[in-house]
Context: one part of a larger RNA
């Protein structure tokens, strides 16, 4: 892991609501007896319990009471059947849908492992080292002292036994739940060790490691309390059909939890009271806007007043300074408004006739972690696939077409079927259904098919402007000269270092000079003018498409890919495709209204069956309904060695759980109907047990 079985809302009480059944102003027995049997029968047994009256704390009044001085007002009452089985939904209170803790509590059981601690017992090859003391010699007046020798001290050296674990490889489903193996460490010591005993868990015991106490010790270990509690995770078992949420508010030692309200669904009343359109009549300060107020804030006139400067000592005069108020002209504001909408939101009236619409009262729930897009705000960096509101949309709980793949995006809500039709997003070269459609334009960038500031004679439209056949742009010849080397400067300064001026003649035209050069001069240019040619040449400004800016990390990888100069990009137009959409035919269910039929009736109508028209049927959490099939009871008809159950094959039947019939196995019981009762439904819990 697979296969079989086995596995989770249960029963007992009490309140409560719904159906359905006795009896009813009543209604019911409880313990116990009683007779008595094939007994879910049957007869006693009102003590109690609920209902017929209620209001006050209470005395206590009583269709009324209480408050209160009140005949006053007000609060609760005065109308509206109840009780007792039966079953079912929900509540409490019991382990209460199952499985699951770490833990705390009591009595017990462990020191054969291990800490320590007593008692008696063993053990430590061999080798050095040479303390103290003694002895002799020598030395000394004698001691000290030196030498040599004896001696053999030490938590001494060095190394096996023995203990211990420093360090590396291998082991890592081991040889071994802590090892080998090759080096280390200790090894007369606080050494090591065999045997007996001791100390016990809110406790021992420790040269503290929180270490050890029988392979898992921050409190052993077994059994009990014990089905501890578990707001936590996890699992909960056939089918169908009808509706269908929530992720919000308050409050919560409360945020992954409840409780109420909100939003589901049922049931019963009500009856268009809801929605939407139009119309009428409101409230309101948002977008926009604007400065009239609060306040920012630029420029520019005037001006108080300052500073500064002269001047008198009366203080005036002055000023390219600063500059309140106030004046124009232009702004700015969530916490400014002299203005001010769109919408939305409130009431009215009216249509609109469409809902499983709305509301009340009562039973059940679920939801309280949202998530994304778009719009209006705030926090944040006018960051985030960020986060908090609000308003709509989707997804959640929604399949199906499109976006290449893709919960929140486009289209568009799946009852069933059909080898039938129409579209919708979005598409028609091929992958791949359908235009290599059409018409006029742009693009040359593979833009398309990723990105900014900003750069650029790309290229296409569109205005405005200058100059041109009286010949303009470019391009060739030609001239571009005189006073003068302008004046200062300067070693020089001549058009061209610098400063000043910037005139004047000859001219078609020519600057006291645009650049390039020279020490400086010369020397090339250019403005400027004629000529040759022959038509357009500049500039500005808005616009379409394009270009440059542009660098990452497995592979081309920045259209899905082919490959496309359209199969790109804009306009306008015809045709096609394309969905579970719509139609179209058939079926099926639920629900309204009408019709027959049938049975009940308080004669208003209920219940059922069947016809017809409408109109619904996507769906988590979760309401509500109908059934299926299992075991066992009980009535009642049955079936079986001429073969029951089980098993197995098979193209029947039902809208599903499911049921049937045959054949072969198999060998002894089974099923139908109508009641009932439940140890009643398995794929999931790292469930259990078994088996392979």
């Nucleotide at each position: 892991g697979c296969c079989u079985g086995c596995g989770a809302g249960u029963u007992a009480a009490u309140c409560u609501c719904u159906g359905u059944g006795g009896c009813a102003a009543g209604g019911u027995u409880a313990a116990g007896g009683g007779a008595g049997u094939g007994a879910c029968a049957c007869c006693c047994g009102a003590a109690g319990c609920c209902g017929u009256a209620g209001c006050g704390a209470a005395a206590g009044c009583g269709a009324g009471u209480c408050u209160g001085a009140a005949u006053a007002g007000g609060g609760c009452g005065u109308a509206c059947a109840g009780u007792c089985g039966c079953a079912g939904g929900g509540a409490u209170u019991a382990g209460a849908c199952a499985c699951g803790a770490a833990a705390c509590c009591g009595g017990g059981u462990g020191a054969g492992c291990u800490a320590c601690c007593c008692a008696u017992g063993g053990c430590c090859a061999g080798g050095g080292u040479g303390a103290a003391g003694c002895g002799a010699g020598u030395c000394u007046a004698a001691c000290c002292g030196c030498u040599c020798g004896u001696g053999g001290a030490g938590g001494c050296c060095c190394g096996a036994a023995c203990c211990c674990a420093c360090u590396a490889a291998c082991g890592u489903u081991g040889c071994a739940a802590a090892g080998u193996u090759a080096g280390g460490g200790g090894a007369u010591g606080a050494g090591c060790u065999g045997u007996g005993g001791g100390u016990a868990g809110g406790g021992g015991u420790g040269a503290u490691a929180u270490g050890c106490c029988a392979a898992a010790c921050g409190a052993a270990c077994c059994c009990g309390g014990a089905g501890a509690u578990a707001g936590c995770u996890u699992g909960u078992u056939c089918u169908c059909c009808c509706c269908g949420a929530a992720a919000u508010a308050g409050c919560u030692u409360u945020a992954g939890g409840g409780c109420u309200a909100g939003c589901g669904u049922c049931a019963u009343g009500u009856g268009u009271u809801c929605a939407g359109u139009a119309c009428c009549g409101g409230a309101g300060g948002u977008a926009g806007a604007g400065c009239a107020c609060u306040g920012g804030a630029u420029g520019g006139g005037c001006u108080a007043g300052g500073g500064g400067g002269c001047u008198u000592a009366c203080u005036g005069c002055u000023u390219a300074c600063c500059g309140a108020a106030c004046c124009c002209a232009a702004c700015c504001a969530a916490a400014c408004u002299c203005c001010g909408a769109a919408u939305g939101c409130c009431g009215g009236u009216a249509c609109u006739c469409c809902a499983u619409a709305g509301c009340a009262u009562g039973g059940c729930a679920g939801u309280c972690g949202g998530a994304c897009u778009a719009c209006g705000g705030g926090a944040g960096a006018u960051g985030a696939g960020u986060u908090u509101c609000g308003u709509a949309g989707u997804c959640g709980a929604a399949a199906g077409g499109g976006a290449a793949a893709c919960a929140g995006c486009c289209c568009a809500g799946a009852c069933c079927a059909u080898c039938g039709g129409u579209u919708a997003a979005g598409g028609u070269c091929c992958u791949u259904a359908a235009a290599u459609c059409u018409a006029u334009g742009c693009u040359a960038a593979g833009u398309g098919g990723g990105a900014a500031a900003c750069g650029a004679u790309g290229u296409g439209g569109g205005a405005c402007u200058a100059c041109a056949c009286g010949g303009a742009c470019a391009a060739c010849c030609a001239g571009g000269a005189g006073g003068u080397u302008g004046g200062c400067u300067u070693a020089g300064a001549a058009g061209c270092a610098g400063c000043c001026a910037c005139c004047c003649u000859u001219u078609a035209a020519a600057g006291a000079g645009u650049g390039c050069g020279u020490a400086a001069u010369a020397g090339c240019u250019c403005a400027c003018u004629g000529g040759u040619c022959a038509a357009g040449u500049g500039g500005u400004c808005c616009u379409g498409c394009g270009c440059g800016g542009a660098a990452a990390a497995u592979u081309u990888a920045a259209c899905g890919g082919g490959g496309c100069u359209a199969a790109g990009c804009a306009u306008a137009g015809u045709a096609c495709c394309g969905a579970a959409a719509c139609c179209a035919u058939g079926g099926g269910u639920g629900u309204g209204c009408g019709g027959u039929g049938a049975u009940c009736u308080u004669c208003g109508g209920g219940u059922c069956a069947c016809c017809g028209c409408g109109u619904a049927c996507g769906g988590u959490a979760g309401g509500g309904g109908a059934g299926c099939g299992u075991u066992c009871u009980g009535c009642c008809a049955g079936c079986g060695g001429u073969g029951a159950a089980g098993g197995u094959c098979g193209a029947c039947c039902g809208u599903a759980a499911g049921g049937a019939c045959g054949g072969c196995u198999g060998g002894a019981g089974c099923g139908g109907g109508c009641a009932g009762a439940a140890g009643u439904g398995a794929g999931a819990a790292u469930g259990c047990a078994g088996g392979c």